Record summary
A computed fold for a 76-nucleotide RNA from Magnetovibrio sp., annotated as transfer RNA. It matches the Rfam family "tRNA". Its family is annotated with triplet codon-amino acid adaptor activity in the Gene Ontology. Rfam classes the family as a transfer RNA.
[in-house]
RNA sequence: GGGCUCUUAGCUCAGCUGGUAGAGCAUCCGACUUUUAAUCGGACGGUCGUGAGUUCGAAUCUCACAGAGCCCACCA
Numbered sequence: 001g002g003g004c005u006c007u008u009a010g011c012u013c014a015g016c017u018g019g020u021a022g023a024g025c026a027u028c029c030g031a032c033u034u035u036u037a038a039u040c041g042g043a044c045g046g047u048c049g050u051g052a053g054u055u056c057g058a059a060u061c062u063c064a065c066a067g068a069g070c071c072c073a074c075c076a
Stems, first nucleotide, its partner, number of pairs: 001072007010025004019056001027043005049065005
């Protein structure tokens, strides 16, 4: 330098055909229990890497940039 994959909640990840973003864990509250743990219920938590474009509508499609990983090439 070229190619491919990935970037979504504090963490691990879903969301694949474009239609107003979810799960588990963690945290907090409550129930249960003599207490803790476990179990159950609830709450909290996101400018979907950044910017732009297409569209009535974008996490999803297109482009640029940034970061991470893998492969190839070049130099030494």
Annotation: Its mean pLDDT, the model's own confidence on a scale to 100, is 80. The source organism's lineage runs through Bacteria, Pseudomonadati, Pseudomonadota, Magnetovibrionaceae and Magnetovibrio.